[in-house]
Bacterial RNase P class A from an Alphaproteobacteria bacterium, 399 nucleotides, folded computationally. Its mean pLDDT, the model's own confidence on a scale to 100, is 77. Rfam family: Bacterial RNase P class A. Gene Ontology terms of the family: dimeric ribonuclease P complex, tRNA processing and ribonuclease P activity.

RNA sequence: CCAGACGGCUGGACGGUCGCGCGGGCAAGGCCCGAAAGGGCGCUCGCGAGGAAAGUCCGGGCUCCACGCAGACACGGCGGCGGGUAACGCCCGCCGGGGGCGGCCUCCAAGGGUCGUCUUCAGGGACAGCGCCACAGAGAACAGACCGCCCGCGGCGCAAGCCGAGGGUAAGGGUGAAACGGUGGGGUAAGAGCCCACCGCCCCGACCGCAAGGAAGGGGGCACGGCAAGCCCCGCCGGGAGCAAGACCGAAUAGGGAUGCAUCCUUCGCAAGAGGGAAGGCCUGUCGCGGGCCGCAUCCGGGUAGGUCGCGAGAACCGCGCAGCAAUGCACGGUCCAGAGGAAUGACCGUCCAGUUCGCAAGAAUGGACAGAACCCGGCUUACAGGCCGUCUGGCAUU
Repeated sequence: CCAGACGGCUGGACGGUCGCGCGGGCAAGGCCCGAAAGGGCGCUCGCGAGGAAAGUCCGGGCUCCACGCAGACACGGCGGCGGGUAACGCCCGCCGGGGGCGGCCUCCAAGGGUCGUCUUCAGGGACAGCGCCACAGAGAACAGACCGCCCGCGGCGCAAGCCGAGGGUAAGGGUGAAACGGUGGGGUAAGAGCCCACCGCCCCGACCGCAAGGAAGGGGGCACGGCAAGCCCCGCCGGGAGCAAGACCGAAUAGGGAUGCAUCCUUCGCAAGAGGGAAGGCCUGUCGCGGGCCGCAUCCGGGUAGGUCGCGAGAACCGCGCAGCAAUGCACGGUCCAGAGGAAUGACCGUCCAGUUCGCAAGAAUGGACAGAACCCGGCUUACAGGCCGUCUGGCAUU
């Protein structure tokens, strides 16, 4: 310098004009909407999307409901160890398994070991029990003679050999995701941990580590296949619903209760009272007509529409220091940073910055990824043009 992998940060900058949303101040006077509750209209100042605001997957705050405590059962979730955190299925570090690259060792190759580095894992238990292992294959769990190999017997053949029935054999072929250790040698009728060397495996294990776990060394021919993202067993965790939570205010020609009062005509009734009409009141923006509703007045309680609050000073952000490998924690200083309705967060202009195209050049043109809050916070996942930085690995060149 180039390439690759991984991680972190960023997500156009500055200025002007006009506009929109929210809040503070001024003014407390007016106007508008509404029955009211309440809301809007002026001037000025300040603030005004994101790293994912997204999916709504996990964990919390907050609110209401339920609940005497503890335990058991059921159901759901989680699962190496240690740490972080308000908490988590998140994060950090470590352990173990798998995979990639590179170095070294085993003489080469193959296979294996070891070290470095990157990556990945739903990573408790398969000697508690049950179940399953498709297709292919002769055989799929304490298995299996299909081909092959070998032995003797019978038949045929001069012989090599062929055929038949019986037995031995898991070394070779073949099937499969998986065939009951691998390679080499001895051995054998042929074979076989049958025996031996190396590798692998199992058991014990000084010692190291908080732990998961590692491991010097010793013993054993070797047995225990896989799946728990099938049931299950073990350990831990879990009350339910969600801002349409919830609180307050609060209409009428909806509707409940209490007390008091009811003009005139008329029907029933002894009366109390009940019914009809007139008058009157209310609604239809105002007046008249028409239409509709109603015993009247005062008070009380619930509560629909509607309104207000909940609603942002917080597990907050910025700077710096300390502790820690890190996640993170603590201390100090500073800052206030959207909150409405489903609706605001924009438009235009100028100067620049990447990028693209044209041009010998000067320069010109074009042009900005994914996306957009609605109770809030911590995570995860998904989308994302471009730019910057770091770590590791490999290659080339130079010293």
The organism belongs to Alphaproteobacteria, within Bacteria.